Context: one part of a larger RNA
């Protein structure tokens, strides 16, 4: 001197851009945050056409005037059928991304360089090749039981749900056999034999979907090598321990796992243990080498109330899915049930200390759909807060050998001081009116009548903080009397304090000044 996710004291006009729970990974009232497809499927339920039925109303005909038949109106049921809609469940697909937080982790993590001849990989791209033919059930419904409710038993019925059989010269796998290559395990390639798929929708025609099989993109698992904090007042440590063999097991190597055998492995180059910590691009600082540091943004881990498990699926061992257990919390007709804000706003609790239970999906990006468009607390935006950076403003010109007032004084006079006043001027910010965008186009704008831009009036509404012994810019009076106080270091204060307090004066920064904590 710089620096901050800062805090606290005095103080505060305006804009832009950023930024805001470091502590309780404490506990959570509310609402919101992941849903979409009817161009996969049956019902439902509304619109809407026609038949029939029962009631209703009654022109109009005929009368013996008592009535009789009756177009037609309007309700309500049956039945069929069009077109359009909305939707609980079946069933696709997305919920493994996006959001959040840093407890855990000193290496099952991170970064950086390799390896996979040990490997998976929906949706997407390209090529090639099919897409045939059966068959049982099951939710929705319908009924009934018992129950506070959550459920249970029968019955009926579709599908691109499931489950069979057919097709395969392409192709993958597996065997067995040759051929080339390589890096040992082994690759690449002929032949042979055996295994091995499908399902439709539609506006009928475009077209979307389905089943194989090769390549691709992007994605993801595994190995290996260095690098990565402190303590030896931690010296040893390990039996699935090291490594061999046969099995299992996995998309895949491997003590991953298990049976057998051997006795290895690992350490002062610090194993073990213990204590502290998410790592990385980076940020501060410093000439530099280094020293700290990892808040926002970004890559990469882990973790979703605490411990465990799987299951589903291309992907999870899954924040807003399931199961068990367990602490807390709720509701219960006491049999039983239900929840996890480290999502976004919010509470309350902790603390020196940290936002609004806003607005809109207009744009960006995700998901789903053929699309229309539906969702999206991501995201865009607003709202608070001098937390921070940077811009702007609180006025400009004259204006007295100098005004009142204060302060000083050798009582002459000096300071304050062009400072005011007074004159003449301007109009940024603000405040009044008008007008009014870009972002987005085929149409759609939250922001928002916001930015901007024209007019009006008028010095009006806008300045403090800290300091004055030395270091360190900047003195004087008065009160005080080692009292009250001051201080970052040396030091001030005991009757003339330029160092306490107050005044006038002067320096510094300036919408900020300071203090305080931490880093360099």
């Nucleotide at each position: 001197g710089g620096a901050u996710g800062a805090a606290c004291g005095c103080u505060g006009g305006c804009g832009g851009c950023g930024u805001g729970c470091c502590u309780a990974a404490c506990a959570c009232a509310u609402g919101c945050a992941a849903g979409u497809c009817g161009a996969a499927c049956g019902g439902a339920c509304c619109u809407u056409g026609a038949a029939g039925a029962a009631a209703u109303u009654g022109a109009g005909a005929c009368u013996u005037c008592g009535g009789u038949u009756g177009a037609u109106u309007u309700u309500u049921u049956u039945u069929c059928g069009c077109u359009g809609g909305u939707u609980a469940g079946u069933g696709g697909c997305a919920a493994a991304c996006g959001g959040g937080u840093g407890a855990g982790u000193a290496a099952u993590a991170u970064a950086u360089a390799a390896g996979u001849a040990a490997u998976c990989u929906g949706c997407c791209c390209u090529u090639a090749a099919g897409u045939c033919u059966g068959g049982g059930a099951u939710a929705a419904c319908u009924u009934u039981c018992c129950g506070a409710a959550a459920g249970g038993g029968a019955g009926c019925u579709a599908a691109u749900a499931c489950c069979g059989g057919a097709u395969a010269c392409a192709u993958u796998c597996a065997u067995a056999a040759g051929a080339u290559c390589g890096c040992a395990u082994g690759a690449u390639u002929u032949u042979a034999u055996g295994a091995a798929g499908a399902a439709a929708g539609g506006u009928u025609u475009a077209c979307u979907u389905c089943u194989u099989a090769a390549g691709g993109a992007g994605g993801a698992g595994c190995u290996u090598a260095u690098a990565u904090c402190u303590g030896a007042u931690u010296a040893g440590c390990u039996a699935g321990u090291u490594g061999g063999u046969g099995g299992g097991g996995u998309a895949a190597u491997g003590g991953c796992c298990u049976a057998c055998c051997a006795a290895g492995g690992c350490a002062a180059c610090g194993a073990u243990c213990a204590g502290u910590a998410g790592c990385u691009g980076g940020u501060c600082u410093g000439a530099g080498a280094g020293g700290a540091u990892g808040g926002u943004c970004a890559g990469c881990c882990a973790c979703a109330c605490u411990g465990g498990g799987a299951c589903u699926g291309a992907g999870a061992c899954a924040c807003g899915g399931c199961c068990c257990a367990g602490a807390c919390u709720c509701c219960u007709a006491c049999g039983g049930g239900a929840g996890g804000c480290a999502g976004c706003a919010g509470u309350g609790g902790g603390g020196a200390a940290u936002u609004u239970u806003g607005c809109g999906c207009a744009a960006u990006g995700g998901g789903g759909g053929c699309a229309a468009c539906c969702c999206u607390g991501a995201c865009g935006c607003a709202g608070c807060g001098a937390c921070g950076c940077c811009g702007c403003g609180u006025g400009a010109g004259u204006g007295a050998c100098g005004a009142c007032g204060u302060c000083u004084u050798u009582c002459g006079g000096g300071a304050u001081g062009u400072a005011a006043a007074g004159c003449u001027c301007u109009g940024u910010c603000g405040a009044g009116a008008g007008a009014g965008a870009a972002g987005a186009u085929a149409a759609u704008g939250a922001c928002g009548g916001u930015a901007u831009c024209u007019c009006u009036a008028g010095a009006g509404g806008a300045a403090g903080c800290c300091c004055c012994g030395g270091c360190u810019a900047a003195c004087u009076a008065c009160g005080u009397g080692c009292c009250a106080g001051c201080a970052g270091c040396c030091g001030c204060g005991g009757u003339a304090a330029u160092a306490c307090g107050u005044a006038g004066g002067g320096g510094g920064c300036g919408a900020g000044c300071g203090u305080u904590a931490u880093c360099c």